A computed fold for a 459-nucleotide part of an RNA from a wastewater metagenome, annotated as small-subunit ribosomal RNA, 3' major domain. Its Rfam family is "Bacterial small subunit ribosomal RNA".
Context: one part of a larger RNA
Formats: sequence, structure tokens, C1' cells
RNA sequence: AGACGGGGACUUGCACAAGCGGUGGAUCAUGUGGUUUAAUUCGACGAUAAACGAAAAACCUCACCAGGGCUAGAAAUCCUAACGAAAGACCUAAGAAACUAGGUCCCUCGCAAGACGGUAGGACAGGUGAUGCAUGGCUGUCGUCAGUUCGUGGUUUGAGCUGUUCCCUUCAGUGGGGUAACGAACGCAACCCUCAUCGUAUGUUAUACGUGUCAUACGAGACUGCCCCUCAUCGGGGGAGGAAGGCGAGGAUGACGCCAGGUCAGCAUGUCCCUUUGACAUCCUGGGCUACACACAUAAUACAAUCGCAACGACAGCGGGUCGCGACGGAGUAAUCCUGAGCCAAUCCUCAAACGUUGCGUCAGUUCAGAUUGAGGGCUGCAACUCGCCCUCAUGAAGUCGGAAUUGCUAGUAAUUGCGGGUCAGCUAUACCGCAGUGAAUACGUUCUCGUCUCUUGU
Repeated sequence: AGACGGGGACUUGCACAAGCGGUGGAUCAUGUGGUUUAAUUCGACGAUAAACGAAAAACCUCACCAGGGCUAGAAAUCCUAACGAAAGACCUAAGAAACUAGGUCCCUCGCAAGACGGUAGGACAGGUGAUGCAUGGCUGUCGUCAGUUCGUGGUUUGAGCUGUUCCCUUCAGUGGGGUAACGAACGCAACCCUCAUCGUAUGUUAUACGUGUCAUACGAGACUGCCCCUCAUCGGGGGAGGAAGGCGAGGAUGACGCCAGGUCAGCAUGUCCCUUUGACAUCCUGGGCUACACACAUAAUACAAUCGCAACGACAGCGGGUCGCGACGGAGUAAUCCUGAGCCAAUCCUCAAACGUUGCGUCAGUUCAGAUUGAGGGCUGCAACUCGCCCUCAUGAAGUCGGAAUUGCUAGUAAUUGCGGGUCAGCUAUACCGCAGUGAAUACGUUCUCGUCUCUUGU
């Protein structure tokens, strides 16, 4: 100087408390461990792994396994040599295909050098092989916590200290006062984006054709500015006006560093390893990543009457669309199919559910719940057996609110209800990223649990 303490003082955080809803029990989905397997590719393992890399594993992807091929190679650059065609197309034979063997068509361009093409030889390629404890880059975490330092000066034998401590204050090392310190840097804050109010301009594709409650752009507005109380100052408490009040709400933004944290499989890269007879390269077919006694994690759906079902009636926003979105009409119980208007989009298409009204069900394993299974269909795609999704009919499992324990959330939040997008031929999405609708309860407080900041004390 640090680290630690079941030392002290102080501060703070959905940390506890006060509340609301969950997880842990059931079924299913997904991930992981384990086991199994020819293979179940690899990585990630307290917080900081486990709906994570993966914003889509039928083939491909693909790295794994079995089998069949190829060897200067599937793709790259260069040199040498001969050839003029080669490649390609078609045919034949074997084959699961890749590929192999044979035949036919074709007989390049340029004056030339040469180009181009395969073949042969040679430099080389190639590697999702190893090492994240050799690395770059990116990134998780402490933590959006308020800290981390420097120059000059002062001080100490010195390491160091001071500044950065102290008092008040703040979300904040924020600001003020004091002060052997005076200044400064990275952080904080502000500058950036979105939303909430108003004004101006414009008016396409909005519209009731009048416009402006709509859209786009620019600007205004909030600063403790004003009043009262308090205060040494900084500030704090209350009020007015105002759409908004004391950081208005949210986002982006992550200091010095820590964990030899993660990633050599996104990429790049040192070193090592494989590679001229048979590969750790590469092509192909099929399989696997989808197994299943079990254990864990994260979600979904329920266990019902604040509900379920049926009929009728309303109201959004973010978005997406030309190899696309697809209206109207017709067929079908439906999934879907036929036809194909309009739209490269404020123009056309896609566009709710919870909710309201009425009726039935009246507390049951039920008109709850929907797993599982059978049958019949539809769609995508060379191809749905392993291994896709959807529809209809039938079947109707566990489950009656969940032990110890544990988790999220302080307001348009939780809870609840649907909608859209990316990935994508299709989909295992109940995931992820967004959007709007309805819309609460509670916070006395800091004794305790956990984490954190500063000073101090013991080692």
C1' cells in the first nucleotide's frame, strides 16, 4: 500500500421488510448432465454454463459414424514440357451416388509473342487438427458502481503519504465550505436518439374535399427561473403557473482494473501436428446430432365458475411484402385448393384478443384440462421411414394450486391479452427481438440476510 474480520461508524441497492405474481409437485417443449450407441460432432459448468454459440440439424448445413471414391487435389497463384483442343453435351456398361471405363459430336482465339484448357512434373494447396495458459480482435462479470490516476509543490531515512482526508450536500470524487496543497486527465453529468405539449412550413398516398385531431421537417419549452419556509454557502421542504418540476420517462453510452473469465469452431494469427501407396485434406450415399432407467435448468399449458363453450357486437400499434404479399369470387366441415384484381407500398395485401350482450354448463376429474394413441386428409420439398408442420373425426392420461427451499417486479411497472418481425422451401417458435390493449397492490422502515461505497481499527 492492500486483502480479510461471526471489529466499529456511515452510505446505498427489489438486499431485507410491505405487497402482487411465480418456480420447486403434473403433462409437454427446449437445453444440459449421465447412460447408451458405429456415431450420438464440438464448445460453454457457482454468481459470470444449461430456449447458451444455434436469428431455424429431413438432404445440405456437418465438424461425428459406416461404406464407396479421389490424391498437386473441391477452390488459389506460379514455373517447365508436350498437346489442340479441352470443357461440355449425348450414348453405352457397372454402380446407392460420387466416380470409373469406352464411344460419338466438337477440332479454340490471335499476324506473332501468347491467351485458354486439361494432362505430366515441380513450387505448393488444404485442415471446424492441438494450444484462448503463446496472441490480436470481440466479449461476460464486478457495475452505469463512483471511482481510478497524473504534473508541479509539500512531507517521510524509505516504501509511501498529501492532493482524493474533514464538514454540509448530491443519483454522482455532484456542488459548496474548509484545507500544504495548486491544477489537470479518464470516468459522473451534458452533448446523441425515442416518447410526452405547443408553434411554423408543406399537403403526397390521410380526409367528411371544408381541411389539419394525420404525416414529415424545423423550432419553442424546464432553468430550482418565480413565491414561501429553511440554510454560512451549496442545497433541502412546500406552492403557483405549466403538457411536463426539480435527473420529466426510456434508450445508446460501461473509467483504471479484476477473474491466466469466454472464444484458435465467426474472423485473423505464432508454434506444433497431418498430407506424393491408403490423409486429420476432399467428394458421395446412408445414418447420427432427434437414442432414454434417471437427475438438473429455462419456458409453455393447466388444475377451473374472477371460469369453459356457443352465437352476435366493437376497439390497436410496431412491422413485412416482387422468385413476394395476395383481395373479391368459387370448391371443401377444415387444413387448403382454383382463379388471379391491386401493390416495388401513408395508395394494394396482411391488421387482433382479452372486452361487451345473450344463452347453456352449477362444483363433478366435470361441457375443466388437454397429453397419448388410432383413422382419414392437406402443404412444402428430389425426398417427410428414421425425423416436418397443419386440418378433421375418434380417443380423453397426469393434474383438485404443489415439501424443504427459491425467484421477478416500485407505474403505464407487475399481472394479463393478443399482434408483428428476423432466421426460413418447410418447420419442432411454447424460444428470441419488438408492438400495442386492459391495468393493480405495497414500501412503516434499515434490527436482520446478501451485495456495495468511504473512513477507521486488529492481523